[in-house]
RNA sequence: GGGCCCAUAGUAAAACGGCUAUUACGCGUCCAUGGCAUGGACGAGGUCGGGGUUCGACUCCCCGUGGGUCCA
Numbered sequence: 001g002g003g004c005c006c007a008u009a010g011u012a013a014a015a016c017g018g019c020u021a022u023u024a025c026g027c028g029u030c031c032a033u034g035g036c037a038u039g040g041a042c043g044a045g046g047u048c049g050g051g052g053u054u055c056g057a058c059u060c061c062c063c064g065u066g067g068g069u070c071c072a
Base pairs, nucleotide, nucleotide: 001071002070003069004068005067006066007065010025011024012023013022018055027043028042029041030040031039032038048064049063050062051061052060
C1' cells in the first nucleotide's frame, strides 16, 4: 500500500427496512433474613462520526475513524 471482516448499555451477544432497540451478567433503590449469601420487584444506562437512498435506516450505499485478519 491492497483484499476481507467487525464497530449496538460497564461486559458479552440479539434485532425480516417498520410499532416503545431485546437478553444475560454487572450497577442502583426497595422487599424478604438478626446479618451475609440467595431470591423477588422496580429502575438507570446503548446503535463509532459525517453524508446519501427511502414514507421510514441498528439494518442498504459512500467517505472517514478505530480494531481484527490475510497478501505485498
Notes: This is a predicted structure of a 72-nucleotide RNA (transfer RNA) from a bacterium. The RNAcentral record of the sequence draws on ENA. It matches the Rfam family "tRNA". From the family's description: Transfer RNA (tRNA) molecules are approximately 80 nucleotides in length. Model confidence (mean pLDDT): 82 of 100.